[in-house]
RNA sequence: GCCCGAGUGGCGAAAUUGGUAGACGCACUAGACUCAAAAUCUAGCGGUAGCGAUAUCGUGCCGGUUCGAGUCCGGCCUCGGGCA
Numbered sequence: 001g002c003c004c005g006a007g008u009g010g011c012g013a014a015a016u017u018g019g020u021a022g023a024c025g026c027a028c029u030a031g032a033c034u035c036a037a038a039a040u041c042u043a044g045c046g047g048u049a050g051c052g053a054u055a056u057c058g059u060g061c062c063g064g065u066u067c068g069a070g071u072c073c074g075g076c077c078u079c080g081g082g083c084a
Stems, first nucleotide, its partner, number of pairs: 001083007010026003019067001028044005046057004060076005
């Protein structure tokens, strides 16, 4: 230098003929239970603004296509593999 694959919450990991982003697991928080803990059960758990209802943004980064993009297209970054 060329080719292939990967990048999604705190972590792992789903969602692929483009149609509700974050299922599921772990971790964490609150409550129940307990003398107290562990285990178990219930609820919650991305960012920003707001007392709140809610609004808005969010799939490595920047653009594009589309009514609609994690998914398709272009460029770039990082990691892994292969060739030279």
Annotation
A computed fold for an 84-nucleotide RNA from an uncultured Erysipelotrichaceae bacterium, annotated as transfer RNA. It matches the Rfam family "tRNA". Rfam links the family to the GO term triplet codon-amino acid adaptor activity. It was read from a public genome assembly.